[in-house]
RNA sequence: CAGGUGGAACAUUCUGCCGCGGCAGCAAUGCCGAGGAAAGUCCGGACAGGACAGGGCGACCCGCUGCGGAAAUCGCAGAAGGGAGUAAUCUUUUGGUCACCGUAACAGAAAAAUACCGAAGCCGCAAGACUUCAAGGGUGAAAACGCGAGGCAAGAGCUCACGGCAUGCGGCGGCGACGUCGUAUGGGUACGGUCCCGGGACCUGCAAGACCAAAUAUACCGGUAGAUGAGGGCUGCCCGCCCGAUGCCGGGGGGUAGGUUGCGAAGAUAAAUGGCAGAUUAAAACAGAAACCGGCUUAUUCUUCCGCCUGUAUU
Numbered sequence: 001c002a003g004g005u006g007g008a009a010c011a012u013u014c015u016g017c018c019g020c021g022g023c024a025g026c027a028a029u030g031c032c033g034a035g036g037a038a039a040g041u042c043c044g045g046a047c048a049g050g051a052c053a054g055g056g057c058g059a060c061c062c063g064c065u066g067c068g069g070a071a072a073u074c075g076c077a078g079a080a081g082g083g084a085g086u087a088a089u090c091u092u093u094u095g096g097u098c099a100c101c102g103u104a105a106c107a108g109a110a111a112a113a114u115a116c117c118g119a120a121g122c123c124g125c126a127a128g129a130c131u132u133c134a135a136g137g138g139u140g141a142a143a144a145c146g147c148g149a150g151g152c153a154a155g156a157g158c159u160c161a162c163g164g165c166a167u168g169c170g171g172c173g174g175c176g177a178c179g180u181c182g183u184a185u186g187g188g189u190a191c192g193g194u195c196c197c198g199g200g201a202c203c204u205g206c207a208a209g210a211c212c213a214a215a216u217a218u219a220c221c222g223g224u225a226g227a228u229g230a231g232g233g234c235u236g237c238c239c240g241c242c243c244g245a246u247g248c249c250g251g252g253g254g255g256u257a258g259g260u261u262g263c264g265a266a267g268a269u270a271a272a273u274g275g276c277a278g279a280u281u282a283a284a285a286c287a288g289a290a291a292c293c294g295g296c297u298u299a300u301u302c303u304u305c306c307g308c309c310u311g312u313a314u315u
Stems, first nucleotide, its partner, number of pairs: 001311009013279006020033005035286001039297002042295004047205004060200004064078005079094006095196002100193005116137002118133004123128001145163002148160003165186009209261004218253001220251006231243004
């Protein structure tokens, strides 16, 4: 210098003019006024209401280790296995299973105790049958530890050495997951489940909920008038005719409209947070709060800084 890789910061600011919302003020005017994601609403919480003597089954969520955190499908650091890359680095998986159950497509004899070709023994004139075997061939994503020797009728972890894997025990290192060394034992695989183990977990959400409270109707209470006719209908009024048991006044509770609160130095009301000009070389991207807080995920402009890797050149 080029390419790559990991992380961090920033997300304009200032001046003038015009305008919008909230609060304070008699007024003049003053102060405050979107984001790193306000988004998706995917987790967790706080708060609120409901439910609830206590216990259990089912369903649901989580699942390597340590630390942090109120908690989390959270963060940081690490462990083991797999994958990509020359590397830095990135990515993925993670309790258990020889109790029970399921799956392993196609191909293949067989996908978990299987035999098509094959090898061997025995019978048979032969074709072939029976028995033993699982080395070799073939199929498949995957084939019953690898390899050599012994062994055998032929073979085979059948036996043995070495190696690999799993589990137990012991030593050493680590807080731990685990690593490493030694030793003993073992061999029907892989994945999964509504199976087993451990932990968590009631339900609903600010349109939650709380307070104040008209008009109209009114449970209930008090007073008063009333079949010796209250009150109503016809009617502008009186008379008259008809209906026939409540009417009026006051108190009162629940509840509606409405208001306040929940609610924040943006903030509820169909809901403001803007525009123009100048300067900063340019202000460009994604995007607009609706109760609050912590995360995760997704979208994204211009630029700056730090670490590391590879290549090339020069000293």